Record summary: The RNA shown here (SAM riboswitch aptamer (S box leader)) has 93 nucleotides. The coordinates come from a structure-prediction model, not an experiment, and the mean pLDDT is 80. Its Rfam family is "SAM riboswitch aptamer (S box leader)". Its family is annotated with regulation of gene expression in the Gene Ontology.
C1' cells in the first nucleotide's frame, strides 16, 4: 500500500507548546480566541491481540479519550435491516 475478517448506540484528561482551524469524503449540524489542529509530559479508557484464567484480570503490542462511525445521502422501510464509504485490530500478500 492492497486483499480477507471481526467490531463499531459504552468508556476515558489535565498541564505545557501552538496559533484557526477542526468533526475522513458530500450536505447538514456541531466545536473552537472562555483558544482548533499539530507537538510534548504525566493520567486514563479497555477495542482487538497478548500473558495468566472461568464468564474474570493484568496493561505487553497497536488503538482510544466531544456530540450514536454527530445526523443525513443508497436500496428495502418506521428509529430497524441491508449496501456504500470510514475507523480499529488481526492474518495474509
Nucleotide at each position: 500500500u492492497c486483499c480477507u475478517u471481526a467490531u463499531c448506540a459504552a468508556g476515558a484528561g489535565u498541564g505545557g507548546u501552538g496559533g484557526a482551524g477542526g468533526g475522513a469524503a458530500c450536505g447538514g449540524c456541531c466545536c473552537u480566541g472562555u483558544g482548533a489542529a499539530g507537538c510534548c509530559a504525566c493520567g486514563g479508557c479497555a477495542a482487538c491481540c497478548u500473558g495468566c484464567a472461568u464468564u474474570g484480570u493484568a496493561a505487553g503490542g497497536u488503538g482510544c479519550c466531544a456530540a450514536a462511525u454527530c445526523c443525513g445521502a443508497c436500496g428495502g422501510a418506521u428509529a430497524c435491516c441491508g449496501a456504500c464509504a470510514g475507523a480499529u485490530g488481526a492474518g495474509g500478500a